[in-house]
RNA sequence: AUGAACGCUAGCGGCAGGCCUAAUACAUGCAAGUCGAGGGGCAGCAUUGGUACUUGUACCAGAUGGCGACCGGCGGACGGGUGCGUAACGCGUAUGCAACUUGCCUUCAACUGAGGGAUAGCCCGGAGAAAUUCGGAUUAAUACCUUAUAGUACUUUAAGAGGACAUCCUCUAAAGUUAAAGAUUUAUCGGUUGAAGAUAGGCAUGCGUGACAUUAGUUAGUUGGUGAGGUAACGGCUCACCAAGACUACGAUGUCUAGGGGGUCUGAGAGGAUGAUCCCCCACACUGGCACUGAGAUACGGGCCAGACUCCUACGGGAGGCAGCAGUAGGGAAUAUUGGUCAAUGGGCGAAAGCCUGAACCAGCCAUGCCGCGUGCAGGAAGACGGCCUUCUGGGUUGUAAACUGCUUUUGACAGGGAAGAAAGAGUCCCUUGCGAGGGAUAUUGACGGUACCUGUAGAAUAAGCACCGGCUAACUCCGUGCCAGCAGCCGCGGUAAUACGGAGGGUGCAAGCGUUGUCCGGAUUUAUUGGGUUUAAAGGGUGCGUAGGCGGACUUUUAAGUCAGUGGUGAAAUGCUUCAGCUCAACUGGAGACGUGCCAUUGAUACUGAAGGUCUUGAGUGAAGUCGAGGUAGGCGGAAUUGAUGGUGUAGCGGUGAAAUGCAUAGAUAUCAUCAAGAACACCGAUAGCGUAGGCAGCUUACUAGACUUCAACUGACGCUGAUGCACGAAAGCGUGGGGAGCGAACAGGAUUAGAUACCCUGGUAGUCCACGCCGUAAACGAUGCUCACUCGCUGUUGGCACACUACUAGUGUCAGCGGCCAAGCGAAAGCGUUAAGUGAGCCACCUGGGGAGUACGCUGGCAACAGUGAAACUCAAAGGAAUUGACGGGGGUCCGCACAAGCGGUGGAGCAUGUGGUUUAAUUCGAUGAUACGCGAGGAACCUUACCUGGGCUCGAAUGGUAUAUGACGUCCCGAGAAAUCGGGAUUACUUCGGGCAUUUAUCAAGGUGCUGCAUGGCUGUCGUCAGCUCGUGCCGUGAGGUGUUGGGUUAAGUCCCGCAACGAGCGCAACCCCUAUUCUUAGUUGCCAGCACGUAAUGGUGGGGACUCUAAGGAGACUGCCUGCGCAAGCAGAGAGGAAGGUGGGGACGACGUCAAGUCAUCAUGGCCCUUACGCCCAGGGCUACACACGUGCUACAAUGGGGUGCACAGAGGGUAGCGACACGGUAACGUGAAGCCAAUCUCAAAAAGCACUUCUCAGUUCGGAUUGAGGUCUGCAACUCGACCUCAUGAAGUUGGAAUCGCUAGUAAUCGCAUAUCAGCAAUGAUGCGGUGAAUACGUUCCCGGACCUUGUACACACCGCCCGUCAAGCCAUGGAAGUCAGGGGGACCUGAAGACGGUGACCGUAAGGAGCUGUUUAGGGUUAAACCAGCGACUGGGGCUA
Repeated sequence: AUGAACGCUAGCGGCAGGCCUAAUACAUGCAAGUCGAGGGGCAGCAUUGGUACUUGUACCAGAUGGCGACCGGCGGACGGGUGCGUAACGCGUAUGCAACUUGCCUUCAACUGAGGGAUAGCCCGGAGAAAUUCGGAUUAAUACCUUAUAGUACUUUAAGAGGACAUCCUCUAAAGUUAAAGAUUUAUCGGUUGAAGAUAGGCAUGCGUGACAUUAGUUAGUUGGUGAGGUAACGGCUCACCAAGACUACGAUGUCUAGGGGGUCUGAGAGGAUGAUCCCCCACACUGGCACUGAGAUACGGGCCAGACUCCUACGGGAGGCAGCAGUAGGGAAUAUUGGUCAAUGGGCGAAAGCCUGAACCAGCCAUGCCGCGUGCAGGAAGACGGCCUUCUGGGUUGUAAACUGCUUUUGACAGGGAAGAAAGAGUCCCUUGCGAGGGAUAUUGACGGUACCUGUAGAAUAAGCACCGGCUAACUCCGUGCCAGCAGCCGCGGUAAUACGGAGGGUGCAAGCGUUGUCCGGAUUUAUUGGGUUUAAAGGGUGCGUAGGCGGACUUUUAAGUCAGUGGUGAAAUGCUUCAGCUCAACUGGAGACGUGCCAUUGAUACUGAAGGUCUUGAGUGAAGUCGAGGUAGGCGGAAUUGAUGGUGUAGCGGUGAAAUGCAUAGAUAUCAUCAAGAACACCGAUAGCGUAGGCAGCUUACUAGACUUCAACUGACGCUGAUGCACGAAAGCGUGGGGAGCGAACAGGAUUAGAUACCCUGGUAGUCCACGCCGUAAACGAUGCUCACUCGCUGUUGGCACACUACUAGUGUCAGCGGCCAAGCGAAAGCGUUAAGUGAGCCACCUGGGGAGUACGCUGGCAACAGUGAAACUCAAAGGAAUUGACGGGGGUCCGCACAAGCGGUGGAGCAUGUGGUUUAAUUCGAUGAUACGCGAGGAACCUUACCUGGGCUCGAAUGGUAUAUGACGUCCCGAGAAAUCGGGAUUACUUCGGGCAUUUAUCAAGGUGCUGCAUGGCUGUCGUCAGCUCGUGCCGUGAGGUGUUGGGUUAAGUCCCGCAACGAGCGCAACCCCUAUUCUUAGUUGCCAGCACGUAAUGGUGGGGACUCUAAGGAGACUGCCUGCGCAAGCAGAGAGGAAGGUGGGGACGACGUCAAGUCAUCAUGGCCCUUACGCCCAGGGCUACACACGUGCUACAAUGGGGUGCACAGAGGGUAGCGACACGGUAACGUGAAGCCAAUCUCAAAAAGCACUUCUCAGUUCGGAUUGAGGUCUGCAACUCGACCUCAUGAAGUUGGAAUCGCUAGUAAUCGCAUAUCAGCAAUGAUGCGGUGAAUACGUUCCCGGACCUUGUACACACCGCCCGUCAAGCCAUGGAAGUCAGGGGGACCUGAAGACGGUGACCGUAAGGAGCUGUUUAGGGUUAAACCAGCGACUGGGGCUA
């Protein structure tokens, strides 16, 4: 933007538009008639007259108005419809006709004599159901015929003059031929011939006007000529003869599609798409063919024939054609009334009145579109009610919105008035006029329509929806739902807090409409003329030669085709633009203007291009002299090596691999020597060297042959560049024929490897590799970069020439042609390219246009084949891709670290037990934690409680807490009863006050309560990477950008620690340090600690007086910093058993954990959003459970013994705890413990005995004097209560276990190992756990290859939820489109043959006719029909091939 459709909605008007599909079939009505002033006449109607007369009937009269049917004239070729066909002179545009026609109309000239016979109608008769038709009699004309006259008409002949465009045109002469119609009111209207005009047509030509080349050749009336026929007219238009042409890569022919144009939509334009309505042209009228009539038709509402279909029928035969207006059926997503009028405009006929007119004008239906109007305006805050939201009783929003007050009245309703469109024609009268005629007056004519419009009345009264609200894109919240339901134009939303689904509130946009769908253009420079590209994104042909074509050096002359300018014609109207005007505005309509970029003609200009002529040498080529090279082809020759053969020497292995085996070898291999044979390839030289167009080319040599470069400037004189089609060459593999065959070696065989191994490795080995000839024609045929020419800074290496001066080998400078490296400018998305361009320009060719499907299918061409060339579509995806960036990753590289490995010590894994977990079980075994980073974890302590679980019994404003208010004076305690208890019932007893109250209970009320869910809504806290050395920022600089730099590099460190360097300079969070404990010392202070010296005392003891020396306690200082020395080093720093020092290189330990990762853990510590429960998912109580037990795992304890067990004696800690407590001591008990009891709120008393150890003794290698599980019995203690389910003691019992498979853990020094002690929790304790404390006290580290984890740099990447990534193919299943296919079935076109209607043309015509002519018969042609062979193009098809999508 739309001829639209669909959904929801709808007040009015104006102007437009309205079967895009079935050119499907059509009921019914209407759409073309008219003329009596051409004619014969008169059926019906009316009038008049007459007759009969029953006064309103019948009959008569063409007498009048008129007129059915008929003859005749004109018109039915216009107007109206549709878009089937048509790729064409069909259409558009511009020309031509000297090759043509034209009724009605206009002008001019001439004429309008004589005669004749029919025919329709009417009448009579016949056939038939009908349509219709036959026969007879009679009749008219402006119907028809004969004849007279006639010309500038037509035909023929001849000559002259003028003109032109080839045939010719104009003027003139003679001969021959052809006309007519009347009507009449006497005014006229007609008729005939000719000339001219106007109008309308016909024909021809230039240019323009679709797709496909997977359509490349087509054509026999085909192309041309001569002659004839035909036509209005030219012409193969048709025919006879002659010739062999004609069209085509500038796309013929074929197939498919399509009416064309003005215009319309879009676009800045160029273009692209389109061809409804209106205008012009064409074509068609059920399908096909055909002519007649006519001025005009091959005729929409005429005819004939054939065909299909429908209808009527008496079955014999007939009728019909809505792509006219309405309308019906059908089809379809979809398109209207079987309306009114000829009032206006226009058409036909007519002298006219008039008649006809579904043309037209109007009305009806439809929001289909465009335009306009309205649905009110102003005030109005208690910011009302209601709704919605909320941080919640507060607020926000709907919202001046409503109510309410005032105002207005478009529209609608009602009432009243009421148009323009009407001008004429005709009649009558008047005026002018020579005649046609003109003017005036008067009367009449409106479908729309009592419509538009105007006035009045009442009254806010009658009138708002639709879509959207994640981004693009204007507009946000709540509820519901829970990957469901659904949304979606693209990206994408939805898995329990959805601005994206559905609803609501609110908002945004448009508005009588709003959305959706379809289609076209734009955006899309995404087919690029304007205006793109091709190294790596899609895209340079494998290379050369060369045809057509395109493009082309310098000077000059002519021409004027291109080009430029002026002028003339045309470019219809409408549309569009500008302006003016008319409807109240606008849409709409009218007037005027400009435009119409085009075509044709003409005049001029001549720079450039072209054409023609002349000249030139610089492009190109030739010549001469040199040089260069794995350039090519053919022949000859050579040595090394390999393999084989023969012979010799010689003996047991050889060979091969990561390791092996197959294989070879005592029949003598391998090794070695000699000789011989064969084939293939040419070490060293040998290279970022050379040559060649590319493929490619390597021993030496000969012959033939091609090329390039340099120098000279003798010759030609633009001879050039590129190059579609074409031709030639073209690696390897492969194919054919014939040779050859040493080595190597697809296939194949064997051996290994492996889960497998149709592979990689090994042993063999055939084609092949080699030669000759012939095919194939492809490669990552690559510089992934077409060829040619010109221009544009430099440095450097190298190959082949030349020149120069100095030298005298050589080096240097310059220059030409190659081959390389690095760069300026510039280019590029970047990587990069950069005189060998991917820079700047010119010319030509080739190629590209999202990925997949697919270089596939079909077709064609080539090939012996393999295959090559050309080369799609359906379907499917929203990407595929390039370059670069940051990470992550790598069975990539480099550097480094860590109890990571290694070196060691001790464990776990085996046993018994403890404990946790899984699983199972159960009424319940509450819940959480699950690789490292869960599993002696939350729990630092489950008999009840805890407790969250189960069973049962109970409560319902609740077990607890707070606020307000009311009432009471209690609450509580004790006793009795029921009960398992909670709880319930009964009884007894009873308080403080400063009088304000406190406290308690009851009632009411506001807040209940929840260990219910979500750790993936959260806060807080925590684990882990990791105490790893990293993580960032500001400014600057680099890059289009992501980003980089800094932070990399060279060293060094435990460390991004420090130093040096550096487009970086600085800074922050981390590291380190600052803090605590510990190791040394000093100062100060000495009680409960200490006791050297002095004194007292005891059996003994710091017991006492005293003391501060020491230990110790606890405050504050000192001390360690690579500070010193030596060596190395620029420095940082490192090394040194260095010195000194208690301690030496962060002394040891702790606290301390960067940016972040794991949606890591925790809603059951706590807090908290949302959701859920509310006589229960809340609360109380009793009992049970969390302690179960075929089993599996983790963490531990105790052991298996002699480095030990038992016994006796003796010694040495640290750090803690204690009044509901620790409890000395004494007594009892074998013991656990009990009884009594001093001291201590603790450097005072106490727990408290430390143990390993040491000394002595016993046991003597055993399932033991090891080991202690299990079980029995008896006790102790705690507690309301030890049954499920406590610990301890004593006696008895005395299990497994004799050092632990695969595997795996910890630890680098006061560490491991080993030994005990204490504490928290706690009535008690299942503690062998956890957290601390001290005692004794080792071994080992060569080292960084490997395993694990980590850090930095670098590299590759198709990974980025990041290798636990991504991803390939088969198979299985479903769906979709498609290729092949035995075949089957349809379609259009062409060929051949047969048949052949109507018609036309030709022949004949004995019949009819006076004649003209005709009937009849016949030939040709042809629609249609039939037969047939093939080609083309679709559909379907068992089966089959691949492809796409899906989890």
The RNA shown here (small-subunit ribosomal RNA) has 1447 nucleotides and comes from an uncultured prokaryote. The sequence is in RNAcentral, with records from ENA. Its Rfam family is "Bacterial small subunit ribosomal RNA". The coordinates come from a structure-prediction model, not an experiment, and the mean pLDDT is 83.